[in-house]
Molecule: transfer RNA
Organism: Bacteroidota bacterium
RNA sequence: CGGGAUGUAGCUCAGGUGGUAGAGUACACGUCUGGGGGGCGUGAGGUCGCAGGUUCAAGUCCUGUCAUCCCGA
Numbered sequence: 001c002g003g004g005a006u007g008u009a010g011c012u013c014a015g016g017u018g019g020u021a022g023a024g025u026a027c028a029c030g031u032c033u034g035g036g037g038g039g040c041g042u043g044a045g046g047u048c049g050c051a052g053g054u055u056c057a058a059g060u061c062c063u064g065u066c067a068u069c070c071c072g073a
Stems, first nucleotide, its partner, number of pairs: 001072007010025004019056001027043006049065005
């Protein structure tokens, strides 16, 4: 320098052919238990790496860019 993969909640990851974002775990509260641990219920937590574009509408499509990893030179 060229090509490719990944980037979404604190962490690990889903998210169909574009329709307004979820699970597990962790956390807070309540409850069961004499207590610990554990079970059950409820809740909070993300403008989807960043910046633009297309569209009525973008996590998803297009362009650029950043970080990590892989391959080639």